A computed fold for a 498-nucleotide part of an RNA from an uncultured bacterium, annotated as small-subunit ribosomal RNA, 5' domain. Its mean pLDDT, the model's own confidence on a scale to 100, is 86. Its Rfam family is "Bacterial small subunit ribosomal RNA". The RNAcentral record of the full RNA draws on ENA.

[in-house]
Context: one part of a larger RNA
RNA sequence: GAUGAACGCUGGCGGCGUGCUUAACACAUGCAAGUCGAGCGGGGAGGAGGCUUCGGCCAAAUCCUAGCGGCGGACGGGUGAGUAACACGUGGAUAACCUGCCUUACACACAGGAAUAACAAUGAGAAAUCAUUGCUAAUGCCGGAUACGUCCUUAAUGGGGCAUCCUAAUAAGGAGAAAGCGAAACGGUGUAAGAGGGGUCCGCGUCUGAUUAGCCAGUUGGCGGGGUAACGGCCCACCAAAGCGACGAUCAGUAGCCGGCCUGAGAGGGCGAACGGCCACAUUGGGACUGAGACACGGCCCAAACUCCUACGGGAGGCAGCAGUGGGGAGUAUUGCGCAAUGGGGGAAACCCUGACGCAGCAACGCCGCGUGAAGGAAGAAGGCCCUCGGGUCGUAAACUUCUAUCGACAGGGACGAUAAUGACGGUACCUGAAUAAGAAGCCCCGGCUAACUACGUGCCAGCAGCCGCGGUAAUACGUAGGGGGCAAGCGUUAUCC
Numbered sequence: 001g002a003u004g005a006a007c008g009c010u011g012g013c014g015g016c017g018u019g020c021u022u023a024a025c026a027c028a029u030g031c032a033a034g035u036c037g038a039g040c041g042g043g044g045a046g047g048a049g050g051c052u053u054c055g056g057c058c059a060a061a062u063c064c065u066a067g068c069g070g071c072g073g074a075c076g077g078g079u080g081a082g083u084a085a086c087a088c089g090u091g092g093a094u095a096a097c098c099u100g101c102c103u104u105a106c107a108c109a110c111a112g113g114a115a116u117a118a119c120a121a122u123g124a125g126a127a128a129u130c131a132u133u134g135c136u137a138a139u140g141c142c143g144g145a146u147a148c149g150u151c152c153u154u155a156a157u158g159g160g161g162c163a164u165c166c167u168a169a170u171a172a173g174g175a176g177a178a179a180g181c182g183a184a185a186c187g188g189u190g191u192a193a194g195a196g197g198g199g200u201c202c203g204c205g206u207c208u209g210a211u212u213a214g215c216c217a218g219u220u221g222g223c224g225g226g227g228u229a230a231c232g233g234c235c236c237a238c239c240a241a242a243g244c245g246a247c248g249a250u251c252a253g254u255a256g257c258c259g260g261c262c263u264g265a266g267a268g269g270g271c272g273a274a275c276g277g278c279c280a281c282a283u284u285g286g287g288a289c290u291g292a293g294a295c296a297c298g299g300c301c302c303a304a305a306c307u308c309c310u311a312c313g314g315g316a317g318g319c320a321g322c323a324g325u326g327g328g329g330a331g332u333a334u335u336g337c338g339c340a341a342u343g344g345g346g347g348a349a350a351c352c353c354u355g356a357c358g359c360a361g362c363a364a365c366g367c368c369g370c371g372u373g374a375a376g377g378a379a380g381a382a383g384g385c386c387c388u389c390g391g392g393u394c395g396u397a398a399a400c401u402u403c404u405a406u407c408g409a410c411a412g413g414g415a416c417g418a419u420a421a422u423g424a425c426g427g428u429a430c431c432u433g434a435a436u437a438a439g440a441a442g443c444c445c446c447g448g449c450u451a452a453c454u455a456c457g458u459g460c461c462a463g464c465a466g467c468c469g470c471g472g473u474a475a476u477a478c479g480u481a482g483g484g485g486g487c488a489a490g491c492g493u494u495a496u497c498c
Base pairs, nucleotide, nucleotide: 001497002496003495005494006493007492008491009490012370013369014368015367016366017365018363019362020328025326026325027324029323030322031321034071035070036069039068040067042065043064044063045062049058050057051056078281079280080279088205089204090203091202092201093200094199097198098197099196102194103193104192105191106190107189108188110144112142113141119134120133121132122131123130124129150175151174152173153172154171155170157168158167159166160165180186207253208252209251214244215243219241220240221239222238224236225235226234256278257277258276259275260271261270262269263268283304284303285302286301287300306317307316308315309314334360336359337358338357342356343354344353345352346351373403374402375401376400383394384393385392386391407439410433411432412431413430417425442487443486444485445484446483447468448467449466453482454481455480456479457478463470464469
């Protein structure tokens, strides 16, 4: 000098930030991911209107919606457990790859079929939920047609390169699409390109220990295959016996990495909170499904521990989302307001959802700013302290006079943020007025280092102390007082780093 700090004493205001560093301990409750009826068939409300034997019947618009279907739930938000690794950083490679939504270009969408939830009936169960039978729709599913591009096989040609190869045109054969709703709008399919996003590979860099010296069997390579979007022992069969290591393998310990942050003249050292990028994880372990994308925090299955419900047969759950609770701890906040803004998902839109976010609340936790008054006022009140008893000092300090009003309090007006409407913040910020010096100063230190000295008390006691060291009867070092020094809404102490 610094801190995500804590503790002690003290504490007026504002702005901007920051706030479980410990138990990746366990969690009551609420909320945090939905949306589309302009994809579909139902159900409910509704009732224009129509019919009527006056009992009633049919029924458009409109609204709501469980289910099927679509898109989204792979983003956003949290945490740092694991990881010493192509995880990260940086620079490359991909002639070994993928890419929903968006943009551009070209070309299309023909004619059919079979189901199934919802629903109804029946049944089982305490519940969670499930079974059977029957009915029905679609932008759900299936086969057929068509094929500008596309893909596969075979053949041959031109050009190029980087080994496998890349690329252009050609011939023959083969394969593969589509979805409607509709007034319009919006959508569907194929191909190529773009943008953005991702996968994989490589060079270099990346903590400590040798009181860890040898390690390794899919191990290292080959051939053939499987698998993947893609290369590859990624996996498998066979063959060979390799591969790594004092330039530190293996083992052990510690640790998310970086932009950066702190310190320092720099070199360097330390750190990786907040903000931004990447990675990993979601009670523990394993697994796949769906999908453009996951091996998926608020999805599924299995196992385990724990908690809860139960009619004992069986079920339910996962805050390292936002609040909040218990616990641990020296220690870290509200079960707040709003979608007004920015951004995101869905929708043609209106709009809906959004604990992302915007705000407010709490905390001197930090930085910055401001105030607690200003001028005048005695050879100097009272009082305190000291004293050589003469006086000195607190001290222009106070009183007193004049003045001012920053902040706070009171009253009035009142935004920007939103260029039509829409403001949680908020009657906030800000402006104006009137009134009163009023409502606002402490903490540490004074032996040397180190700025600041006397008195009394105590008597190696009580105590102080960062180091040296003080205290045993005149202690500037202990305690109190007066005085002084330093900083100031803070001041000291402790811890840690330079």